[in-house]
RNA sequence: GGGCCUAUAGUCGAGUGGUAAGAUGUUCCCUUGACGUGGGAAAGAUUCCCGGUUCGAUUCCGGGUAGGCCCA
Numbered sequence: 001g002g003g004c005c006u007a008u009a010g011u012c013g014a015g016u017g018g019u020a021a022g023a024u025g026u027u028c029c030c031u032u033g034a035c036g037u038g039g040g041a042a043a044g045a046u047u048c049c050c051g052g053u054u055c056g057a058u059u060c061c062g063g064g065u066a067g068g069c070c071c072a
Stems, first nucleotide, its partner, number of pairs: 001071007010024003018055001026042005048064005
């Protein structure tokens, strides 16, 4: 220098053009003599950034940024 892949709650991680699952963690309640385990509830995301297409974009398109792999 060229090609490809990835980016979503604190962490991990699914997802479809119609405003986002689950796990784990956090907080509260129950259970315990206490801790832990177990059960219940709650909060937590401008879906990496900028633009475009669309009635509508996490999703599709373009350009960036960061990380990874391969080639030279």